[in-house]
RNA sequence: AACGAACGCUGGCGGCGUGGAUUAGGCAUGCAAGUCGGACGAUCUCGUGUAAUCGGGAUAGUGGCAAAAGGGUGAGUAACGCGUGGGUAAUUUACCUUCAGGCUCAGAAUAACUUGCCGAAAGGCGAGCUAAUACUGGAUAAGACCACGACUAGAUUUUUCUAGACGAGGUUAAAGCCGGGGACCCCAACAGGGCCUGGCACCUUUAGAUGAGCCCGCGUCCUAUCAGCUUGUUGGUGCGGUAACGGCUCACCAAGGCAUUUGACGGGUAGCUGGUCUGAGAGGAUGGUCAGCCACACUGGGACUGAGACACUGCCCAGACUCCUACGGGAGGCUGCAGUCGAGAAUCUUUAGCAAUGCCCGAAAGGGUGACUAUGCGACGCCGCGUGAGUGAUGAAGGCCUUCGGGUUGUAAAACUCUGUCAGGUGGGAUGAAUGCUUCGCUUUAAAUAGAAGCGAAGCUUGACAGUACCACCAGAGGAAGCCACGGCUAACUCCGUGCCAGCAGCCGCGGUAAUACGGAGGUGGCAAGCGUUGUUCGGAUUUAUUGGGUGUAAAGGGCAUGUAGGUGUUCUAGUAAGUUCUGAUUGAAAUCCUUCGGCUCAACCGGAGAACGUGUCAGAAUACUGCUAGAAUUGAGUGCGGAAGAGGAGAACGGAAUUCCCGGUGUAAGGGUGAAAUCUGUAGAUAUCGGGAGGAACACCAGUGGCGAAAGCGGUUCUCUGGUCCGCAACUGACACUGAAAUGCGAAAGCUAGGGGAGCAAACAGGAUUAGAUACCCUGGUAGUCCUAGCCGUAAACGAUGGGCACUAGGUGUAGGCCCGCAAGGGUCUGUGCCGCAGUUAACACAUUAAGUGCCCCACCUGGGGACUACGACCGCAAGGUUGAAACUCAAAGGAAUUGACGGGGGCCCGCACAAGCGGUGGAGCAUGUGGUUUAAUUCGAUGCAACGCGAAGAACCUUACCUGGGCUUGAACUGUAGUGGCCAACCUGCGAGAUCGGGCGUUCCCUUCGGGGACUGCUACAGAGGUGCUGCAUGGCUGUCGUCAGCUCGUGUCGUGAGAUGUUGGGUUAAGUCCCGCAACGAGCGCAACCCCUAUCUCUAGUUGCCAGCGGAUAAUGCCGGGAACUCUAGAGAGACUGCCCCGGAAAUCGGGGAGGAGGGUGGGGAUGACGUCAAGUCCUCAUGGCCUUUAUGUCCAGGGCUACACACGUGCUACAAUGGACGGUACAAAGGGCUGCGAAAGCGCGAGCUCGAGCCAAUCCCAAAAACCCGUCCUCAGUUCGGAUUGCAGUCUGCAACUCGACUGCAUGAAGGUGGAAUCGCUAGUAAUCCCGGAUCAGCAUGCCGGGGUGAAUACGUUCCCGGGCCUUGUACACACCGCCCGUCACAUCACGAAAGUCGGCUGUACCGGAAGCCGGUGGGCUAACCCGCAAGGGAGGCAGCUGUCGAUGGUAUGGUCGGCGAUUGGGGUG
Repeated sequence: AACGAACGCUGGCGGCGUGGAUUAGGCAUGCAAGUCGGACGAUCUCGUGUAAUCGGGAUAGUGGCAAAAGGGUGAGUAACGCGUGGGUAAUUUACCUUCAGGCUCAGAAUAACUUGCCGAAAGGCGAGCUAAUACUGGAUAAGACCACGACUAGAUUUUUCUAGACGAGGUUAAAGCCGGGGACCCCAACAGGGCCUGGCACCUUUAGAUGAGCCCGCGUCCUAUCAGCUUGUUGGUGCGGUAACGGCUCACCAAGGCAUUUGACGGGUAGCUGGUCUGAGAGGAUGGUCAGCCACACUGGGACUGAGACACUGCCCAGACUCCUACGGGAGGCUGCAGUCGAGAAUCUUUAGCAAUGCCCGAAAGGGUGACUAUGCGACGCCGCGUGAGUGAUGAAGGCCUUCGGGUUGUAAAACUCUGUCAGGUGGGAUGAAUGCUUCGCUUUAAAUAGAAGCGAAGCUUGACAGUACCACCAGAGGAAGCCACGGCUAACUCCGUGCCAGCAGCCGCGGUAAUACGGAGGUGGCAAGCGUUGUUCGGAUUUAUUGGGUGUAAAGGGCAUGUAGGUGUUCUAGUAAGUUCUGAUUGAAAUCCUUCGGCUCAACCGGAGAACGUGUCAGAAUACUGCUAGAAUUGAGUGCGGAAGAGGAGAACGGAAUUCCCGGUGUAAGGGUGAAAUCUGUAGAUAUCGGGAGGAACACCAGUGGCGAAAGCGGUUCUCUGGUCCGCAACUGACACUGAAAUGCGAAAGCUAGGGGAGCAAACAGGAUUAGAUACCCUGGUAGUCCUAGCCGUAAACGAUGGGCACUAGGUGUAGGCCCGCAAGGGUCUGUGCCGCAGUUAACACAUUAAGUGCCCCACCUGGGGACUACGACCGCAAGGUUGAAACUCAAAGGAAUUGACGGGGGCCCGCACAAGCGGUGGAGCAUGUGGUUUAAUUCGAUGCAACGCGAAGAACCUUACCUGGGCUUGAACUGUAGUGGCCAACCUGCGAGAUCGGGCGUUCCCUUCGGGGACUGCUACAGAGGUGCUGCAUGGCUGUCGUCAGCUCGUGUCGUGAGAUGUUGGGUUAAGUCCCGCAACGAGCGCAACCCCUAUCUCUAGUUGCCAGCGGAUAAUGCCGGGAACUCUAGAGAGACUGCCCCGGAAAUCGGGGAGGAGGGUGGGGAUGACGUCAAGUCCUCAUGGCCUUUAUGUCCAGGGCUACACACGUGCUACAAUGGACGGUACAAAGGGCUGCGAAAGCGCGAGCUCGAGCCAAUCCCAAAAACCCGUCCUCAGUUCGGAUUGCAGUCUGCAACUCGACUGCAUGAAGGUGGAAUCGCUAGUAAUCCCGGAUCAGCAUGCCGGGGUGAAUACGUUCCCGGGCCUUGUACACACCGCCCGUCACAUCACGAAAGUCGGCUGUACCGGAAGCCGGUGGGCUAACCCGCAAGGGAGGCAGCUGUCGAUGGUAUGGUCGGCGAUUGGGGUG
């Protein structure tokens, strides 16, 4: 784009078309083929009439013509069926036209009718009467036909054929009817007839037209998993048969015929065509309506009649089905028009009319016609029209959205002004009609003013559609819009609902709480009386490629060769003219398509004219190319001659080294084997070593991307036989060539058969190991096999994953074999074999004179993945198996090359308390604390590998508090605004109550003022609205953790690449570092690194109180206590200092490294702060902020009590210990950093103590906390569950606080548990570090083993980077990309689907043999019957015919046995999906 469509929603009008595609399933009912009285007899009837008679009408029958057309359908048919072009010299043709000639004489019956009989019916039988254009016989024969004779012409290779005319012989006809008529004749006359004349009919014949039959060339679907088929088959002769040729049929003869890739035979499917749809075309698909042809008519068979049939509404037979029946018998055939049932997604009126067009009959009028013309139904299609037009902004209302401002629907509506199509009403009103009849006129015929025919005029007459089309008028915007879509493709976006549900979906894909994708709404887009969906065809699809594709790696080159058919083929000359090109003729039906003109108002539709339509057929011309014929040539190809190399092949012989075995000698305890072992061998003497022997297999070095061969493949040496190749010469042949379906041969390894052989090796097998297991890898053994002979097999990643041949298209560099030039070096050339590389090609990788480049020829092969190197069938094979080779079903991918990452029990380089080397812990105990779990009314919530678990929480008795129970409040505990109302509020006293709350009492404000009032503050009421630690950290901001303080992450421009991307950032060095240097198609830049900042280590300067005190002075029991000092320490400001700066060495150099000097400090001095691009949907909605959702007398808020503190248990983090490097007691030193007014709190007193009393000093370098502790000195303890350890428990207290019961800390006395250094495993730490010892602070009323800080004492070890973990850079592989916690294979289990096999079973089609044989044609017979003709007076006979009987053939049917296809099938096999 299209459709004979269907379905869903919707539906105003008209025109033109179109409508049973499925069950060629079954059919009720009506109609669809009749007509002629001018062929015939008869009957009935009407009119005139007394009647005869005359005229008209109707019909059953005889007869004629038609019924073979028209109409329907597409079952069958793969065929001369159809299409196209021819032939028929091998034919026929009713009616029609035309030519010619006829139309004579006789005869016998029969239906109708009458009557009898049988039958239920359908129908039938007998007797009698009768006619014809029915039937029969005779005559005639122009012509026709048959055979014969001879002539002319033409064609033909001959035979022969045709045409024409001639001669003589034979055969064959006929029917009447309807009009008119003046003479003449018959007749007594009427009537009638002869006769004349017109028309129709009839017979014979000629030509034509039309229709039909038959034959031929070409074209006409799929299948080779159909490769051979055929016996009337192929041909001949002859009879028969037909309208006609012919094996069409038969007899005889011969053994052929068809096909072999140009597809026979078989199977499947199918009516064919003009055309139709699509497409740029070439093509592809299709064959409904219309038109041509064919076939069929319930199924199968058959003939009759006829011009024509083997006959849709004829006949006979058989079968199935339906109907009637009196059960004896009968009837029927909608694939005609309507209609009905059925099946189906689905397809119409049981209409009108012969008015038109056509057909049949008729002399005509006319009759008939479900052909046809019309109508009805269906949006089924195409076309046209309408559902209104203009103005109209406050941009109305409403709806929807909203950032709340507004936007949009939207000039849309309303309103105003108009118009009048369609529908409605009223009125008018066609075309389609041409005929026909009557009368008149003229012409023709004719003897004719009859008649008939033709022409013309007048009158009368014919319309189903239909009062329709069309026209006018009336009224009035009135009656007339939907459907689909809106994520991308693809025009069109928002809100709400829903929450991987419901659903959508053509493909990709949407939906798991903010869905432009589901559903609804608003809006928008598209089309429009339709719009969507489904189905189908073509297109897009160069995705079967002729136009117009490919095969190294994506699917695809046969394993290799020889070679048949075929395809293709060098140069020249001549001929030919098949192909080719051109011209002419002829055909290519009409319709359709196209152009143009015209008719319906337009269009659809219809008409006229033209063009177009087949590489058709015939004739002619041309000769470049191809073909063919003939001749020639040499360059392709081959031969010859002369040389050359070689693991080319076959056979035979020989050789040495090695392994193993055997014999002997020497010799002794091991050997062998492995990662380590063991099995194994060995004291019966191995291994080792020496000598000798046997046997088999393979041939080290040479040896080489060297050679040879078609490939497979070929490797010791020699001989024999043998194939091919290369080079040189240019003598010979003269296209002999290339390719190659089929075919044939060769064809690694393994395997098979038979016979040998068997040293080593070695499937299977055995044992030993390894392992979770180990039917493996490793070891010890070991059989087939490996070897030979003969024969199979026929496959491999048979690979260069690259078919063969020829030609052309830059080079460079090796190598093998020849030849030429050259003294040589070297150069040239041919044939092989490698590497690199240009142009070109390629998706890229890559290929690149050995092409995957550019061309030509031939062959093979491919067409998404899986199923499937499968099944079935066939062929081959001894088998194993091979070759050929599908489908169902299933997926939306499978695949190639390259890119970036990530990953690797890949590689290289490097780093880190990563390992190693060390020190101390954890894991065991008790306790503390957190978590899990469990429990509970609640045990609030969050954090969950590293990177949750002394985490949020720098501190849960109430509060906190979010949880639970109970009691209250509802504009609320806190906030803002508006309106109304009141004047205070608060504080204090008091009552109930657990308290919140509630009640009572006391109390009664301030500012401004124009004195009316207003404002502030506050109570109550109402409305906006508050509140929420309710949900979503996977909607978010912010903040944080982690990789990781790892050295990385990027950009601009340029360049390279089709592109993703690359380059830079890689490389050589170096560094802690992408730090720096050098090199480089890169040059620069940014974020990171480093530095800048802070603390600390040294010094200088400045300053000198509250800090300091060397020197001077004073005072004291003593003390910087005082005067004073500014030196020191210190305090806290400013500076200095360190930069590889200097020297040496290493290094190509440069960065840089090593060493040294100086220095307080040396190579980033130590520490901190500082965290790139990003990752983990990491953590947090319970810090805060925030979208959405939820809640609103509750999920808010107030209060009391409880809980967060539970406890069988498990884990993390800690504290204290287990003791003598210790504990206890006594004595006695030395810090830093902090804090302090609701505070730190001295001294003094009291208490055993926690603490208490009192309250000096201090807002702090001043006073206080404050005692530092370990250390050191002395005494005791002496290795024990202890003078270790301190849990637990009892009693008594202290302090804080409204309150220590649940549930605080501390003190005293008493009690005195586990625990004796901790399994597997695991953590921290590299120097002022670990370890150890104290001190302070935040939080805080109180509560610290936690956290954050401070100082004291103060180690050990690091060979080193193999390994574990983590990380960085380069490289490599990848089937990974959610990225190895990836991907993914197979079995098993379950569910489901399709398929194969299968004992069998059922069916379709079909072959062969036989049986049987209806109807019927043909043949035979025909004793029965028999009008016409013949003989005969007659009887009768003859000729002929019929019935009957019978033979061949013969449908359905039967029996037997095959083939093929299909259904089902217990069970079974694999496959797909989940």
Molecule: small-subunit ribosomal RNA
Organism: uncultured bacterium